[in-house]
Overview:
Small-subunit ribosomal RNA from Trachelomonas rugulosa, 1409 nucleotides, folded computationally. The sequence is in RNAcentral, with records from Greengenes. The coordinates come from a structure-prediction model, not an experiment, and the mean pLDDT is 84.
RNA sequence: GCUCAGGAUGAACGCUGGCGGUAUGCUUAACACAUGCAAGUUGAACGGUUUUUUAAACAGUAACGGACGGGUGAGUAUUGUAUAAGAAUCAACGUUUAGGUAGGGUAUAACAUUUAGAAAUUUUUGCUAAUCCCCUAUAUUGCUAUUAUGUAAAAGAUUUUUCGCCUAGACAUGAGCUUAUAUUUGAUUAGUUAGUUGGUAAGUUAAUAGCCUACCAAGACAAUGAUCAAUAGUUAGUUUGAGAAAAUGAUUAGCCACAUUGGAAUUGAGAUACGGAACAGACUUCUACGGAAGGCAGCAGUGAGGAAUAUUCCGCAAUGAGUGAAAGCUUGACGGAGCAAUACCGCGUGAAGGAUGAAGGCUUUAGGGUCGUAAUCUUCUUUUGUUACUGAAGAAUUAAUGACGGUAAGUAACGAAUAAGCAUCGGCUAAUUUUGUGCCAGCAGCCGCGGUAAUACAAGAGAUGCGAGCGUUAUCUGGAAUUAUUGGGCGUAAAGAGUUUGUAGGCGGUAAAAUGUGUUUGAUGUAAAAUCUUAAAGCUUAACUUUAUGUCUGCAUCAAAAACUGUUUUGCUAGAAUAUAGUAGAGGUAAAGGGAAUUUCCAGUGUAGUAGUGAAAUACGUAGAUAUUGGAAGGAACACCAGUGGCGAAGGCGCUUUACUAGGCUAAUAUUGACGCUGAGAAACGAAAGCUAAGGGAGCAAAUCGGAUUAGAUACCCGAGUAGUCUUAGCUGUAAAUGUUGGAUAUUAGGUGGCGGUUGUCCGCUGCUGUAGUUAACGCGUUAAAUAUCCCGCCUGGGGAGUAUGCUUGCAAAAGUGAAACUCAAAGGAAUUGACGGGGAUCCGCACAAGCAGUGGAGCAUGUGAUUUAAUUCGAUGGUACACGAAGAAUCUUACCAGGGUUUGACAUGUUAGGAAAUUUUCUGAAAAGAGAAUGUGCCGAUAGGAACCUAAACACAAGUGGUGCAUGGCUGUCGUCAGCUCGUGUUGUGAAAUGUCGGGUUAAGUCCCGUAACGAGCGCAACCCCUAUUCUUAGUUAUUUUAAAAUUUAAGAAGACUGCUGACGUCAAGUCAGAGGAAGGUGGGGAUGAGGUCAAGUCAUCAUGCCCUUUAUAUCCUGGGCUAUACACGUGCUACAAUGGUUAAGACAAUGAGUUGCUAAUUUGCGAAAAUAAGCUAAUCUCUUAAACUUAACCUCAGUUCAGAUAGUAGGCUGCAACUCGCCUAUUUGAAGUCGGAAUUGCUAGUAAUCGCCAAUCAUCUAUGUGGCGGUGAAUACGUUCCCGGAUCUUGCCCACACCGCCCGUCACACCAUGGAAGUUAGCUGUGUCUGAAGAUAUUAUUCUAACAUUUGGGGAAGGUAUCUAAGGCCUGGUUGGUAACUGGGGUGAAGUCGUAACAAGGUAGCC
Repeated sequence: GCUCAGGAUGAACGCUGGCGGUAUGCUUAACACAUGCAAGUUGAACGGUUUUUUAAACAGUAACGGACGGGUGAGUAUUGUAUAAGAAUCAACGUUUAGGUAGGGUAUAACAUUUAGAAAUUUUUGCUAAUCCCCUAUAUUGCUAUUAUGUAAAAGAUUUUUCGCCUAGACAUGAGCUUAUAUUUGAUUAGUUAGUUGGUAAGUUAAUAGCCUACCAAGACAAUGAUCAAUAGUUAGUUUGAGAAAAUGAUUAGCCACAUUGGAAUUGAGAUACGGAACAGACUUCUACGGAAGGCAGCAGUGAGGAAUAUUCCGCAAUGAGUGAAAGCUUGACGGAGCAAUACCGCGUGAAGGAUGAAGGCUUUAGGGUCGUAAUCUUCUUUUGUUACUGAAGAAUUAAUGACGGUAAGUAACGAAUAAGCAUCGGCUAAUUUUGUGCCAGCAGCCGCGGUAAUACAAGAGAUGCGAGCGUUAUCUGGAAUUAUUGGGCGUAAAGAGUUUGUAGGCGGUAAAAUGUGUUUGAUGUAAAAUCUUAAAGCUUAACUUUAUGUCUGCAUCAAAAACUGUUUUGCUAGAAUAUAGUAGAGGUAAAGGGAAUUUCCAGUGUAGUAGUGAAAUACGUAGAUAUUGGAAGGAACACCAGUGGCGAAGGCGCUUUACUAGGCUAAUAUUGACGCUGAGAAACGAAAGCUAAGGGAGCAAAUCGGAUUAGAUACCCGAGUAGUCUUAGCUGUAAAUGUUGGAUAUUAGGUGGCGGUUGUCCGCUGCUGUAGUUAACGCGUUAAAUAUCCCGCCUGGGGAGUAUGCUUGCAAAAGUGAAACUCAAAGGAAUUGACGGGGAUCCGCACAAGCAGUGGAGCAUGUGAUUUAAUUCGAUGGUACACGAAGAAUCUUACCAGGGUUUGACAUGUUAGGAAAUUUUCUGAAAAGAGAAUGUGCCGAUAGGAACCUAAACACAAGUGGUGCAUGGCUGUCGUCAGCUCGUGUUGUGAAAUGUCGGGUUAAGUCCCGUAACGAGCGCAACCCCUAUUCUUAGUUAUUUUAAAAUUUAAGAAGACUGCUGACGUCAAGUCAGAGGAAGGUGGGGAUGAGGUCAAGUCAUCAUGCCCUUUAUAUCCUGGGCUAUACACGUGCUACAAUGGUUAAGACAAUGAGUUGCUAAUUUGCGAAAAUAAGCUAAUCUCUUAAACUUAACCUCAGUUCAGAUAGUAGGCUGCAACUCGCCUAUUUGAAGUCGGAAUUGCUAGUAAUCGCCAAUCAUCUAUGUGGCGGUGAAUACGUUCCCGGAUCUUGCCCACACCGCCCGUCACACCAUGGAAGUUAGCUGUGUCUGAAGAUAUUAUUCUAACAUUUGGGGAAGGUAUCUAAGGCCUGGUUGGUAACUGGGGUGAAGUCGUAACAAGGUAGCC
């Protein structure tokens, strides 16, 4: 960072639904509206008409009201709203005070008549009234005005008293105006404004005012955000929250705005008028085409839109409103009903008893458990329901008057009767099991679940939660201290600007006085009501309603206080600054000078190479290089001194000298008197690279060219080499510009270095270590990352992206500012334990080295792969498979193949029936098997029968070397006989963990000693066990010997070796080295013994076993075949290649073992294998059993041989039913390759290697050269640990933890998604200019008309014309915001694609900016 649990809603959707009360109900299209209704009243103002004529009704004139009530929220960011103030105003109706109401006059509608027209409507002539209109008079406390003066009024009606009318004042109430404060977002909107800001004068208005006009001045607003853009009615309130606050503005109430859209007016007290009028635009309707009519954002209702929101209801009975003298009339305001679980509240769907714990379901370890006192059943109740009867209050006001409503309520009867669902049950989060499914179907708010045993899917059962509702979705708030005022951060997690100067602003030392800005206290006014809190009351309760109280934390005025803060005044010196004297320094700028080195050139000497690398090559050189000597030129950089040394704000600064110049530090006095700190904007400086212009160019060196390396190598390495690097004048303005740590001030332990001033108990700078404290930890720690204050900058999950777009700067490159869509559930920090490193250190091992003998080459044996086959059964496959399972494949074994058979089965248990069991034998067949024949009557017994065996039948089942070693047990291999692996308590750490197990020695060893926050313990090591080497004791079968004796030997038991003794070294510890004695000396030699773990290591085919699969077959029986095949490849061995040998002859010396289906002496036969006869031995007695190498003698004489023996012919022997596929042996003949083995590689450190033979298991025989043992003869070498391999410990790095066979980057290809650019195209808003200009208002006017007054001119009025203003509209042209677009750019996501391997270990060239 994401997510969940709470509360809320004008809600919607899904499933379900008994009742009542109280509220609420188009959030979308201010979209369009059929129909009806929503504002009339007055005959006691007037004339008149009609009728049923003491009366009632009606159109018109007149009066009052249609500016209220009702609706909606489009516009409006201030002509608004909220709060608090204010002065220059008006007023119908109402209340009240004072005064008045005299006298006249002319018209006009209705009506009658008439014109035009479809209609709406309209025209002519004539008559008439008034509370219509007009004149005269009178008049104040009116108006005007300094005064004088001037000027201004009225209406009557009813019929006996009231209501009206006029003038003036006051009040109430309402309205208009002004000011202050508050009131959303954006700077990728920074400048806006000409009536604009102010003044004077006239005008306008009810009234102030640039409100308007003329003139004058040049102002006014704005970083405390003007202007512009986007969004939005506002408030009381509402929801959430502990609060601060965040969101919101339905219903109710206040204010505002609007009434189809846009200007503009009339009337009026009041309108620029929702249900009035005129005009223009759009739309709809009617039309006889000439013209007319209309405005539901009133109540119902319709269409449309939408996830979505009700009846074309009743009544004026109540409360209000209009009118009237009143009765009354009108009122979709309002009072009610209807619809909707939409919300809140209340009630119910029964209560008590009841165990054989029924049946049934589910489950099970098969016993049981659970649904469950639940049901059935017994007793009871009647809220609710149905029916019947009674029946209100709401009515004021004597009577009458009730829409709701025969409603609420009451009484009676009936009968448990009419009434339960929804979601969830892996964790968060209360509640679990079975079956099905098998990464499928599906779930999911987040983590995640599902690949054959799913508590996560679906269903069943059960459980949990809420309940007439329950879940889901959407939205707001909370949790979220993830915007932090309360209440966060910035060394490494996101985050300190590269550095400094400084404007505005913010903050600011000390003493006193004044003031009273902030501040504090009190009082007064206001803060509408409703809402909210608390306490009561009324509806049966509650919701709801009513009353009281508190709150409304605010604003204003008045009074008071004076500490702090602000302001003013007067001071002070501790902050700051200045003066004086010193002092250190690669501080800066400019000029001059210097030597060493590289390179080039010239000249000399000199000859074949030089240079370069891991190794080479390109390159240079016989036209003389490299090397060396002398000279010259030129450019750049300044060795040693040189140092966590110095200076500077940072970048940065290094040869020497000079000139100019800035800052720091120290010392002692003096001066100024807060002059200070920080610092948005702004300005200056600012490495390297890069750019412009002119120079310069020795060396180095991007790009580039060659040579290598490589699979490739556009790299690393080598040879060349251009920009550049250098100077001058400008630009750029960025870096991992880092101490990844902004600046200032104060306070808070020490120790120890360096530099400067200096010599002090000092000051300043720069390091290390470290206490308290702090920190997530690492660490920081008076140079703070501690404790505090002030100011500035910056951060808010990862990616997209420092990208796009806009703007600014720049010559360009680029820099500054800087998003969103979309996507993920992480990304990241510090530390821990492991594993790993082509990191380090130490140590060990036949690991290397030193040696000996081999393998790899040949032939053969044997195993494996591959291939073949009907089958070549299966398993084992780096080390840790390959003479392995197999300690014996001709049949059997045998699991494989072909063919022939059987199906309760070859084998086990159970049932029934029959038969003793069984033995011999014939035929068919390859056999299995089938069909017969003969013999035989057993044992026990309670006389029922039973045990064992055989046959038959049916069913439960048997059977499986079928699958899964990745479901398992057991067993085994390997690291490795390596020295390790752990625990308890304690201690340390927020924690993972650490310590112990580490360090110094030592050992074969975590073996032991010492040190030590550890102390102990366990499994391992060692020892205990077995064999063996020496001696002794005891016993004595066999052998030896003529016997006896003895004890070589045999087999029982002891002894012996322990660093015990001496010396040296050593912490005087462990121990090591040397020596003595001893048969043996430091584990004497061998064996058994294998810690915790690793490899999903091996084995389901030894065995056992879950699940799945087969059941006339994947079971089982038989015959034959195969496992023995064969182009080839590999492993393990044997025999050789010869003279240290071969052949022949003679001679000598072992040990371990085995044997009655056996070993077989001896004799005979055979060249021999062997055969025949046959003694002994159940074994120290007999046999296998003559050991061989060796010794002696002779021959062979270096050859493919008298080496070697493969292959093959012939003839035999043995085992076995059987020797063809496919056995072994013998004799004779044949006589292949091979002359010591390439790259590579194995074993072994002493009785070892090498070499020589002997025995055994398995086994009828044998393929054994294999395996396991036994003895004989009997070496060489080890300097040593650099390297290869493996291992152990410590340490280090890490982006790994499935742990390097790890992780992971980018292009390309494919699919999808959002987005930028883009010729254009389209739409909205808006500006400037200009043309035209309706109605209306104002002004004006040579025109026309005209009842009142007037003798007349006249006055007044109307019409027309003109001018100004102006809506809509036209034209030209800008700005801005969207939509869309061929093509195009990058981005994101995706299970297995392609190419490489950039990063993480020194990641194989350290990485990064």